[in-house]
RNA sequence: GCGGAUAUAGCUCAGCGGAAGAGCGCCGGAUUUAGAAUCCGGAGGUCGUGGGUUCAACUCCCGCUAUUCGUC
Numbered sequence: 001g002c003g004g005a006u007a008u009a010g011c012u013c014a015g016c017g018g019a020a021g022a023g024c025g026c027c028g029g030a031u032u033u034a035g036a037a038u039c040c041g042g043a044g045g046u047c048g049u050g051g052g053u054u055c056a057a058c059u060c061c062c063g064c065u066a067u068u069c070g071u072c
Base pairs, nucleotide, nucleotide: 001071002070003069004068005067006066007065010024011023012022013021018055026042027041028040029039030038048064049063050062051061052060
């Protein structure tokens, strides 16, 4: 240089055109002498970025950026 993959909550990841979710973590409560575990509730997201298509985009198309794999 060329080709591919990935980018969504603090972390690991789902979601593949029609209301953004789970586990862990964090906060509050119940329980306990106290803690852990368990149970209940809650907060936290311009979905990497800029455009396009569409009535409607995390999702489809194009550019860019970052990480990563392959190849000369």
About this RNA:
A computed fold for a 72-nucleotide RNA from uncultured Neorhizobium sp., annotated as transfer RNA. Its Rfam family is "tRNA". Rfam's curators write: Transfer RNA (tRNA) molecules are approximately 80 nucleotides in length. RNAcentral holds the sequence, with entries from MGnify.